[in-house]
RNA sequence: AAAGCGGGCUGGAUAGUCGCUCUUUCUUCCGGCGCGGGCCGCGACGAUGAGCGGCCUGUCGCGGGAGGAGGGGGAGGAAAGUCCGAACUCCAUAGAGCAGGGUGCUGGGUAACGCCCAGGAGCCGCAAGGCUACGGAAAGUGCCACAGAAAACAUACCGCCCCGAUUCGUCGGGGUAAGGGUGAAAAGGCGAGGUAAGAGCUCACCGCUCUGAUGGCGACAUCGGAGGCAGGGUAAACCCCACCUGGAGCAAGGCCAAAUAGAGGACCAUGAGGCUGCUCGCUCCGUCCCGGGUUGGCCGCUCGAGCUGAACGGAGACGUUCAGCCCAGAAAAAUGACUAUCCGUGUCCGAAAGGUCAAAUUGGCUUUUCGGGCCCGACAAAAUUCGGCUUAUAGGCCCGCUUUUCUG
RNA sequence: GGCGGCGUAGCUCAGGUGGCCAGAGCACGCGGUUCAUACCCGCGGAGUCGGGGGUUCGAAGCCCUCCGCCGCCACCA
Numbered sequence: 001a002a003a004g005c006g007g008g009c010u011g012g013a014u015a016g017u018c019g020c021u022c023u024u025u026c027u028u029c030c031g032g033c034g035c036g037g038g039c040c041g042c043g044a045c046g047a048u049g050a051g052c053g054g055c056c057u058g059u060c061g062c063g064g065g066a067g068g069a070g071g072g073g074g075a076g077g078a079a080a081g082u083c084c085g086a087a088c089u090c091c092a093u094a095g096a097g098c099a100g101g102g103u104g105c106u107g108g109g110u111a112a113c114g115c116c117c118a119g120g121a122g123c124c125g126c127a128a129g130g131c132u133a134c135g136g137a138a139a140g141u142g143c144c145a146c147a148g149a150a151a152a153c154a155u156a157c158c159g160c161c162c163c164g165a166u167u168c169g170u171c172g173g174g175g176u177a178a179g180g181g182u183g184a185a186a187a188g189g190c191g192a193g194g195u196a197a198g199a200g201c202u203c204a205c206c207g208c209u210c211u212g213a214u215g216g217c218g219a220c221a222u223c224g225g226a227g228g229c230a231g232g233g234u235a236a237a238c239c240c241c242a243c244c245u246g247g248a249g250c251a252a253g254g255c256c257a258a259a260u261a262g263a264g265g266a267c268c269a270u271g272a273g274g275c276u277g278c279u280c281g282c283u284c285c286g287u288c289c290c291g292g293g294u295u296g297g298c299c300g301c302u303c304g305a306g307c308u309g310a311a312c313g314g315a316g317a318c319g320u321u322c323a324g325c326c327c328a329g330a331a332a333a334a335u336g337a338c339u340a341u342c343c344g345u346g347u348c349c350g351a352a353a354g355g356u357c358a359a360a361u362u363g364g365c366u367u368u369u370c371g372g373g374c375c376c377g378a379c380a381a382a383a384u385u386c387g388g389c390u391u392a393u394a395g396g397c398c399c400g401c402u403u404u405u406c407u408g
Numbered sequence: 409g410g411c412g413g414c415g416u417a418g419c420u421c422a423g424g425u426g427g428c429c430a431g432a433g434c435a436c437g438c439g440g441u442u443c444a445u446a447c448c449c450g451c452g453g454a455g456u457c458g459g460g461g462g463u464u465c466g467a468a469g470c471c472c473u474c475c476g477c478c479g480c481c482a483c484c485a
Stems, first nucleotide, its partner, number of pairs: 001404010012342007020074011032062003035058008076379001080390002083388005088249004100245005105119005120134001121132004135240002140238002142234003157180002159176007188206002191203003207229001208227008253299004262290001264289004271285001273283003292484003306325008343377002346374013409481007418434004427465001436452005458474005
């Protein structure tokens, strides 16, 4: 320098003007409640006080509405898809089991997870590294189209070999599975020996099954012994094994106000009240359906498994401690518009320099630099809140590493 | 905002148990019938099975992911 691998950050910047939304301080007006004060009434034979009621009032307090001024905050790395896991709320629920659903190498992290970290095995890459739904097919059942002799109880189309017959073309019986052929897949692979031809028939190596030792928490690895092979694929087919698992979702749910028609239908297993001394039964509350009314306000609502920094523990995910910080809460659903300067990309024009092609002058193509004009600024936008995953994403910046080539 | 369902020819739908399987009706084109048109008869074309990836020898159907469409959910008595 080229090609590539892994990880992190950013997601136009600055200033001015005009707006939007939430909050806070001050202030003006309006009406409410409380407290204090004054007056009147009740009560009493009279006076005073307490009490009750009404009216007026305040440099008073509380909270509310409208307006003005000032201060502060205001989208994302995915706010998205709603694919997992939780918090929270309501409903259901003695306990246990079945069914259904989910997950699936091992160890750890976490509130939890199908997520993350580390490791093992397999596959891909020269490498840095990447990918994996990666338990069980020797518990059982099913399926394997077409082709093929045969698709799982093995079997024999061509071939090879032996025996017999022969009209010399072949035919019959037997052996075999090395070779050919079919198929996605053919009953361990390959080499040598052996044989009539062959074959784990025998042997070496590899694979496989059983088993022992060592290392490791474990998945597993390494080394050894025994066995001639037990036996195809498919579990993102049923299934078996291990572990997890109640349902709904903030339009959950609670409070206030307004309005309306429920004497409608169904169910009463359980529970409470009533009719009764008790049971049955009836009724009412209740649940579901149908019908009716409203389209208002408040809470839930944002301080949280929170963010930033440091130290310590750990290989890492992550954890502990300390210090600092407060960071959207809308519902006609806010975070924007314009101007100027700059940054970046694209395009056009002009100038300069270089390369190349055709040629007499010159013209075409292309690269870099400078100046100017125009357009554009990725994906996309909170809606109860978190932890993840997946998907979309113009451009820019940084760090570590690999391979090849060149130079010193 | 949350939850559920669907996507197969121009239209309406089967097929969903992996292979025999990509089909039916209407519509469309051609031929026949008729003097001609319709009806009728025969033949034919038309499909990335919403897109992509995976499992499998093999996917419309199984699994994952993305896209599009449709429906339901408020409060009070």

Notes
Predicted 3D model of RNase P RNA and transfer RNA as a complex of 485 nucleotides. Rfam match: Bacterial RNase P class A. Its family is annotated with dimeric ribonuclease P complex, ribonuclease P activity and tRNA processing in the Gene Ontology. About the family: Ribonuclease P (RNase P) is a ubiquitous endoribonuclease, found in archaea, bacteria and eukarya as well as chloroplasts and mitochondria. Rfam classes the family as a ribozyme.